[in-house]
């Protein structure tokens, strides 16, 4: 100085007037005596409040029982209320590197599926091609060429994929056939680490496609519904009329696909009607937020102190005007340097993002104008 | 606010690992003096987007985007 990587902060830009909304509190005023109108004080969206993808909490379903079934999760160790979420590390890809990504358990349980092309696609496989034999033709007698019958996976083709690689021996010709080196697998020993793993040494010619985000198989986790959860009050009727099933041989229910057990059961289901769609709770003080010291590589988790921070219900948190800052563009004149170019002013125009609570945490995920700060790395130039 | 569900030519659709049927429109030709009918022909470089897993994806997986449909009490 030019580019890139990691992490963390902030985010309708700040501010003033004026009018306005929601919710708490207080004080005053009116009267139908629990409500109404005002004043005044105080709080009033986000990092993602979104997607609702996980997970809990909370609530309800008599208990939440047992099997089949179904979801999930999938290196290893640690966090945490839980996690499909973090953190820290193995491993295997990718980058010169900082660093990134990774649904990363079995394919030597078992089944399925590999289209087209190819001889052959999964206890391989003879299309060409090499070789031994047999016949037949032709001959310059050595052999070439057509055919059968065999071996052969070194060569060609095809194919996303052809059943280790390289050499020497071997053979008729080839082959892990056998060797000696790589490479992988599967087993043993040793170290080292909590462990995934990782370092060495050894023995086996074992050489085994690919796919599990096909089934499946191993572990290991989940009972259902979700604040429209649930509780209570009011209001309003035609508590109406039809089929069906059922009342101890038990319908149906007990919000779970099924059964099995177990408890309730005299009622239940489906149609066509009818009426009411109003209040209060729960509803915000919490796995809470800030500072500080400690422990930890960190996630994070202890201690002390401090602070209360939205509860609305067709849903409030806005609008207006000025003032001043940041951005980009054009225009104008100015300084500094040899220069490339740098530096500050002034006027006009434009622009400032993604997007908003709805019972609440904890994360992922996406979406976003931009602005700031800390480290790291690879080049280029100068001392 | 919560659960479901489904996106495939201009319209309804099939297909659910092996390379996109079918019907209607359309559009061109053939019949006819014309026009309809009738017959032949064509008509998706990709299945809502983007990643991923596989040799190979409309068909599996995960993340978006749009669209539909359910719901309360008296009960």
């Nucleotide at each position: 100085u030019g580019g890139a990587g990691u992490g963390g902060u902030c985010g309708a830009g700040a501010u003033g007037a004026u009018c306005g909304c929601g919710g708490g509190g207080u004080c005053u005023u009116u009267c139908u005596c629990g409500a109404a109108a005002g004043g005044c004080c105080u709080c009033g969206a986000g990092g993602a409040a979104a997607g609702u993808c996980c997970g809990a909490a909370c609530a309800c379903c008599a208990u939440a029982g047992g099997g089949c079934g179904g979801g999930g999760u999938g290196c290893u160790c640690c966090a945490u209320a839980a996690c499909g979420u973090g953190g820290a590390g193995u491993c295997g890809c990718g980058g010169c590197g900082a660093c990134g990504c990774g649904a990363a358990g079995g394919a030597a349980a078992g089944u399925g599926c590999a289209a087209c092309a190819g001889a052959a696609a999964g206890u391989a496989u003879a299309c060409c091609g090499c070789c031994u034999g047999g016949c037949g033709u032709c001959c310059u007698c050595g052999g070439a060429c057509g055919u059968c019958c065999g071996g052969u996976a070194a060569g060609g083709g095809u194919g996303a994929a052809a059943c280790g690689g390289u050499g020497c021996g071997g053979u008729a010709a080839g082959a892990g056939c056998g060797c000696a080196c790589c490479a992988g697998u599967u087993c043993c020993c040793c170290g080292g680490g909590u462990g995934a793993c990782c370092g060495g040494g050894g023995a086996a010619g074992c050489u085994a496609u690919g796919u599990a985000a096909a089934c499946c198989c191993c572990a290991c986790c989940c009972g259902g519904u979700g604040c429209a959860a649930g509780a209570c009050c009011a209001a309003a009727u035609a508590g109406g009329g039809g089929a069906g099933c059922g009342u101890u041989u038990g319908a149906g229910g007990g919000c779970u696909g099924c059964c099995c057990g177990u408890c309730c059961a005299a009622g239940c289901u489906c149609c066509c009607g009818g009426g009411u769609a109003g209040g209060u709770c729960g509803c915000u003080a919490g796995a809470g937020g800030c500072g500080u010291c400690g422990g930890g590589c960190a996630a994070u988790c202890g201690a002390c102190g401090u602070c209360c921070c939205a509860g609305a219900u067709g849903a409030a948190u806005g609008a207006u005007c000025g003032u001043c800052a940041c951005c980009c563009g054009g225009c104008c004149a100015g300084g500094g340097g040899c220069g490339a170019c740098c530096c500050g002013g002034g006027c006009c125009g434009g622009g400032a993002a993604c997007a908003a609570a709805a019972u609440u945490c904890g994360g992922c995920u996406u979406a976003c104008c931009g602005a700031c700060c800390a480290c790291u790395c690879c080049g280029g130039c100068c001392c | 606010u919560g659960g479901g569900g489904c996106g495939u030519c201009g319209u309804c659709a099939a297909g659910c690992g092996g390379u996109a049927a079918g019907a209607c429109a359309c559009a061109g030709g053939a019949c006819u003096u014309u026009g309809g009918u009738u017959c032949c022909u064509g008509c998706a470089u990709u299945c809502g987007g983007a990643g991923g897993u596989u040799c190979g994806a409309a068909u599996c997986c995960u993340c978006c985007c749009g669209c539909c449909c359910c719901a309360g009490c008296c009960a």
Predicted 3D model of RNase P RNA and transfer RNA as a complex of 458 nucleotides. It holds a member of the Rfam family "Bacterial RNase P class A". Rfam links the family to the GO terms dimeric ribonuclease P complex, ribonuclease P activity and tRNA processing. By type it is a ribozyme. About the family: Ribonuclease P (RNase P) is a ubiquitous endoribonuclease, found in archaea, bacteria and eukarya as well as chloroplasts and mitochondria.